[in-house]
């Protein structure tokens, strides 16, 4: 340096043909228990990686870099 994948809650991940962002785990309270776990309910938690483009409307399209991973190339 080239190519391919990936980058969304604190963590592991879904998001369909561009139209209000979700699950599970984990957190807080609460109910249940003599207590605790365990169950069950509720609540809370997002710059959709960053700039910029197209659109009435962008997580999604189109352009740049930045960051993981796997691969191929060069020099030594």
């Nucleotide at each position: 340096g080239c190519c391919g994948a990936g980058g969304u809650a604190g963590c592991u991940c879904a998001g369909c043909u561009g139209g209000u962002a979700g699950a599970g785990c984990a957190g807080a309270c609460g109910a249940u228990u003599c207590g605790u776990a365990a169950u069950c309910g509720u609540c809370a938690g997002g710059u959709c990686g960053c700039c910029g483009g197209u659109u009435c409307a962008a997580u999604c399209c189109c352009g740049g870099c930045c960051c993981u991973c796997g691969g191929c190339u060069c020099c030594a």